Large-subunit ribosomal RNA, half B from Thraustotheca clavata, 1187 nucleotides, folded computationally. Its Rfam family is "Bacterial large subunit ribosomal RNA". The gene name in the source record is rnl. The prediction has a mean pLDDT of 82.

[in-house]
Context: one part of a larger RNA
RNA sequence: UUAUGUUGAAGGAACUCGGCAAAAUGACUCUGUAACUUCGGGAGAAAGAGUACCUUUUAAAUUUUUAAGAGGUGGCACAGAAUUGGGGGUUGCGACUGUUUAAUAAAAACACAGGACUCUGCUAAAUCGUAAGAUGACGUAUAGGGUCUGACACCUGCCCGGUGCUGGAAGAUUAAUAGGAGAUGUUUGCGCAUUGAAUGAAAGUCCCAGUAAACGGCGGCCGUAACUCUGACGGUCCUAAGGUAGCGAAAUUCCUUGUCGGGUAAGUUCCGACCUGCAUGAAUGGUGUAACGACAUCCCCGCUGUCUCCAACAUAAACUCAGUGAAUUUGAAUUAUCCGUGAAGAUGCGGAUUCUCUAUAGUUAGACGGAAAGACCCCGUGAACCUUUACUACAUCUUUAUAUUGUUAUCUUAUAAAAUAUGUGUAGAAUAAGUGGUAAUCUCAGACCUUCACGCUAGUGAAUUGUUUAGAUUUCUUUGAAAUACCACUCUUAUUCUUAUAAAUAACUAAUAUUUCUUUAGAAAUAAACAGUGUAUGGUUGGUAGUUUGACUGGGGCGGUCACCUCCCAAAGAGUAACGGAGGUGUACAAAGGUAAGCUCAAAUUGGAAAAUAUAUCAAUUGUGGAAUGUAAUGGUAUAAGCUUGCUUGACUGUAAGAUAGACAUAUCAAACAGGGACGAAAGUCGGUCAUAGUGAUCCGAUAAUUCUUUGUGGAAAGAUUAUCGCUCAACGGAUAAAAGGUACUCCGGGGAUAACAGGCUGAUGACUCCUAAGAGCUCCUAUCGACGGAGUCGUUUGGCACCUCGAUGUCGACUCAUCACAUCCUGGAGCUGAAGAAGGUUCCAAGGGUUCGGCUGUUCGCCGAUUAAAGUGGUACGUGAGUUGGGUUUAGAACGUCGUGAGACAGUUUGGAUCCUAUCUUCUAUAGAUUUUUUUGAAAAAUGAAAGACUCUGAUUCUAGUACGAGAGGACCGAAAAAGGUAAAUCACUGGUGUAUCGGUUGUUCUAUAUUGAGCAGCGCCGAGUAGCUAAAUUUAUAUUGGAUAAUUGCUGAAAGCAUCUAAGCAAGAAACCGUUCUUAAAAAUUUUUCAUAAAAUUGUUUUAGACUAAAACUUUGAUAGGUGAAAAGUGUAAAUAUUGUAAAAUAUGUAGCUUAUUCAUACUAAAUAUUUUUAAAUAAUAUAU
Repeated sequence: UUAUGUUGAAGGAACUCGGCAAAAUGACUCUGUAACUUCGGGAGAAAGAGUACCUUUUAAAUUUUUAAGAGGUGGCACAGAAUUGGGGGUUGCGACUGUUUAAUAAAAACACAGGACUCUGCUAAAUCGUAAGAUGACGUAUAGGGUCUGACACCUGCCCGGUGCUGGAAGAUUAAUAGGAGAUGUUUGCGCAUUGAAUGAAAGUCCCAGUAAACGGCGGCCGUAACUCUGACGGUCCUAAGGUAGCGAAAUUCCUUGUCGGGUAAGUUCCGACCUGCAUGAAUGGUGUAACGACAUCCCCGCUGUCUCCAACAUAAACUCAGUGAAUUUGAAUUAUCCGUGAAGAUGCGGAUUCUCUAUAGUUAGACGGAAAGACCCCGUGAACCUUUACUACAUCUUUAUAUUGUUAUCUUAUAAAAUAUGUGUAGAAUAAGUGGUAAUCUCAGACCUUCACGCUAGUGAAUUGUUUAGAUUUCUUUGAAAUACCACUCUUAUUCUUAUAAAUAACUAAUAUUUCUUUAGAAAUAAACAGUGUAUGGUUGGUAGUUUGACUGGGGCGGUCACCUCCCAAAGAGUAACGGAGGUGUACAAAGGUAAGCUCAAAUUGGAAAAUAUAUCAAUUGUGGAAUGUAAUGGUAUAAGCUUGCUUGACUGUAAGAUAGACAUAUCAAACAGGGACGAAAGUCGGUCAUAGUGAUCCGAUAAUUCUUUGUGGAAAGAUUAUCGCUCAACGGAUAAAAGGUACUCCGGGGAUAACAGGCUGAUGACUCCUAAGAGCUCCUAUCGACGGAGUCGUUUGGCACCUCGAUGUCGACUCAUCACAUCCUGGAGCUGAAGAAGGUUCCAAGGGUUCGGCUGUUCGCCGAUUAAAGUGGUACGUGAGUUGGGUUUAGAACGUCGUGAGACAGUUUGGAUCCUAUCUUCUAUAGAUUUUUUUGAAAAAUGAAAGACUCUGAUUCUAGUACGAGAGGACCGAAAAAGGUAAAUCACUGGUGUAUCGGUUGUUCUAUAUUGAGCAGCGCCGAGUAGCUAAAUUUAUAUUGGAUAAUUGCUGAAAGCAUCUAAGCAAGAAACCGUUCUUAAAAAUUUUUCAUAAAAUUGUUUUAGACUAAAACUUUGAUAGGUGAAAAGUGUAAAUAUUGUAAAAUAUGUAGCUUAUUCAUACUAAAUAUUUUUAAAUAAUAUAU
């Protein structure tokens, strides 16, 4: 010193994030017991009383006993020890008992009974499995599976637009299969091959509905009432619907410590209200709620060492000795401080200072200490899980076709064929379907009446009876088209007891499946060509899997950007960066191109020109471009590149020397040659545009052309060549045809190449100072305040930078311990004052000392209460975690609000959540050992004091004096006195604490055979006292006095400067600061003096005034050092034994008794026996070195 315990004066939560920890309560009997309540509880509520022993009575039981009553006895205390609830009130959450992260979370999370929705009819759904098969269940809808909610009570509103789920089936769309018009290739041909439109064709999707205890959602703006405010009311926009009841600053409220009330001296928490709900809300359940809770919050009573403020004791460590004997760590070490420097915080570099050497016990400030290739952050064309309306697949499920796969029927449907009918624009006889042929055709027939069908109301067609009769139509008018006159082939629409095919429906049995019976093979029943299975096919599909999810970036993310053109930056060749400063482009034009000819613009002045002003147009003059040039900017341009007109297509084909730029890829300029042209009289010009933007490699695919190649030959296919087309491949030199997110459950590799803390640089911001002085101050800049401006200092704010550290520099606050600066909060000394006094304001000097306790909050801060002389500002890795704490922040659990489809997220909230290290070196605090070197003979005893440190505080009161001052009210300086608070040191006489065996009391139990007396154990068993010692709350003392030199300031004399001037020479006053005085350590600062001189010291021994060990101090027989003994002090409180009294418990007497650790005195009884070691000069000689 720590750990575990015991006790504690006065106070009693003031401690602290928080009563953490501890204390307290506790057993039994009796009394008594609130709100509330689900009537069960709450409840052991709370709050009280009693309890031993002896004698005796009554009752019960009778083996042990129990209960009640009466009387008595002792103690501080009678459940006498041990075992053994602290209690109450408020709120939140969860109903409850339970369960959970074995090893940081026990909870509000999970579960739960109850509620609801949904699926499932049995070969059940669901689940496992490739299958067989199994669970479900040997159960059957009062059953089983899934999801949500979570007892109970009152309730559970509106929305079906979105997403799901369920249902629907008219239409649209839609795969394989079916179908096959047509096309291509080839061929003499037949054919063959390839391709393939219409049509037909399911689920799904679109579509139509339903469904929210499915996923989910549940609004703005404006006006309005007779004070004001508010807005029952009105208007308007939007929506699928606009949040109902309830609750509400809440586990949800940012602003916020909302406002009011309560509690407190004081309340960021708590409780009750309000409602302005950032961002409540109804089974993602809403609101209540008795009981319950190692849950969370607040308050009260009791209680206490949690604290004020610590003290003593016990035990175990620590320490010493003996024995035994690890680990971490370690580049090497001969390992100091300050200032500076430096990869920016030095034991090691520079300078200065300090330093004899070596250990022991301590303490942790540093060794950017040890441990763990940082978990935060960034990076990686890293990983792993998780999610989803990322991409791509796959399993499952499902659809259709087909095979297994057979029979029959249908006044069911569809298609095709056949037959029969059907067809009205206008004009026109008339309801002309189309085309072609043809000039005649039909008549067993026509017309009328009647009936029926269609219908555009005009008519057409058919049938029957009857009547009647020989005719009707075309060619002629109209029309794009001419006759149902006739024939042929078709179209639209419609019909059919016609045929075929397909589907559907119904039925059958023989495949097949299942079940049963008997067994080895069958039979029967049920289902049945369905199902099941195979193949093909469409849909669905985070169920599963593989992956992707850009870069730049003054960290990353968010934002912005990514290619091209123009200018500046750019430093007079070119080029040149930044998330530097400004702008444009992703085209346009058949003229805005070519050529030839011509012209001159913008603007201004004057005039026509008016009453004034302005102006289109016209004329004249001036007019270096002030215009125009499709478009940005720059450069250019009047000889025009600008403007106008004529004619035109060179906006040509094939080539291209030579240059320029560029890493390349590519880009740009370009004379000239050939062809055939345009314009111009010609020379000539023309291969787009005044120039510089208007863009995209390769692969792949397409179109056209070609005197290219053609796998036996000829073709074809395919390729090649030329031209052209298809990319906001805009992340624009383009990873793929095809790609988003989360990780706090995380992981790996790296980075101080890159962030968060701290340091460093800087000093915008910040703080402070100064200058100037407009103005305020009645007047007056500067008593005080000071705008607009200017100049600095500091390195405490917020930042910037990214320099050390990512093979680790632990982060806020509190505690503890501090230390420095001064820009001073108090105290001290001064100047000015708009200073009467008192109290102030402001400035100067001054760092000696001091600088509070509480309520709230994690807080620093802040607000509040009460004090104070004052409650200073800052630095020290925002001092201090190898010193403590762990409330906050910042892992893993969980919840609320909000965001997100989701996984999840939130400088939003809430609850819970592990703090390692034996000290090697330096520093620091103590304690020792050594004496080789040098001066020196050894030893003892004294003294001086360089140096270092300690101390350094303050108010009230009284006197002076109710004086000075002041109208009064008030009310001093200076000086003096005596107590006080704080702080420090010492001490134990007093007051107390402790005092582990000093005395006594007492419970249970064991032992001494029993009894008595004692002893052991039970926390020293518990309890009452308490000596010495140690201690504080106790006591004493100190913080005093005084000198020197000064600061600001105030002076004397006094010139420079005939004055003035505190200064220049000279002289003086002046502060808690400085140096002394006071106290402590102090000669390794190896100082000085005196004494002794053969003395002396040490070890050993007995010890304590001392002490970790050492050391120091006392003693060692010539002795009181320790023990013992005797006496005393002091403590306890009347021992044992005996006697007496009493039935007994017990009492009384002998007797202030007995016992007694540490204290005092006395006494050699015991032990300090014996023994050992060290040192002891000057002189002489020799050797060496120096002068």